[in-house]
RNA sequence: GACAGAGUAGGUAAAGCACGUCAAGUGUUAAAGGAUGGGAAGUUGCCUUUAAACGAAAGAUUUAUUUAUGUAUAAGUCUGCGAUACUUUACCGCGUCCGCUGUU
Numbered sequence: 001g002a003c004a005g006a007g008u009a010g011g012u013a014a015a016g017c018a019c020g021u022c023a024a025g026u027g028u029u030a031a032a033g034g035a036u037g038g039g040a041a042g043u044u045g046c047c048u049u050u051a052a053a054c055g056a057a058a059g060a061u062u063u064a065u066u067u068a069u070g071u072a073u074a075a076g077u078c079u080g081c082g083a084u085a086c087u088u089u090a091c092c093g094c095g096u097c098c099g100c101u102g103u104u
Stems, first nucleotide, its partner, number of pairs: 001104005010092007018084001019082003028052007038098003042094001058079008
């Protein structure tokens, strides 16, 4: 010098556990800020905050109180639902420059 490789933020799926279902969360738009392979800068990717718009699947049952029955309230349980959070596993995974490893 040449060739190859490792390695990010994150994404998808599954499982576990939790939250909401009296609607937060997630997603969308705009602005500001922040972090981001080992290092530097960096975004059309990611996160945080603010604002705006949009937006949903509930059902059954137990106990207590009230009660003639129903009904209502409170606290639970189960089955679902939600572009739900977190963790683990598998897969995907930095465009530039420099560096690291291996081969030559």